[in-house]
Molecule: transfer RNA
Organism: Streptosporangiaceae bacterium
């Protein structure tokens, strides 16, 4: 340089004929227990999916710019 892969809740992470976001840990409550773990039960949590544009009734999902990260490649010394 270019080329593939990513950027989703505090942390990981699923969602890809575009139709409104699972789960898992943490976190609350709560039950059990002498009491902590663990175990079970409820529950909240995403200014809505890196920013910013467009296409569409409709967009994490497709265009196009931009920012990070990671591998690969390439040029120069």
């Nucleotide at each position: 340089u270019g080329c593939g892969g990513g950027g989703u809740a505090g942390c990981c992470a699923a969602g890809u004929u575009g139709g409104u976001a699972a789960g898992g840990c943490g976190c609350u409550g709560g039950g059990c227990u002498c009491a902590u773990a663990a175990c079970c039960c409820a529950g909240a949590g995403a200014u809505g999916c890196a920013c910013g544009g467009g296409u569409u009734c409709g967009a994490a999902u497709c265009c196009c710019g931009u920012c990070c990260c990671c591998g690969c490649u390439a040029c120069c010394a």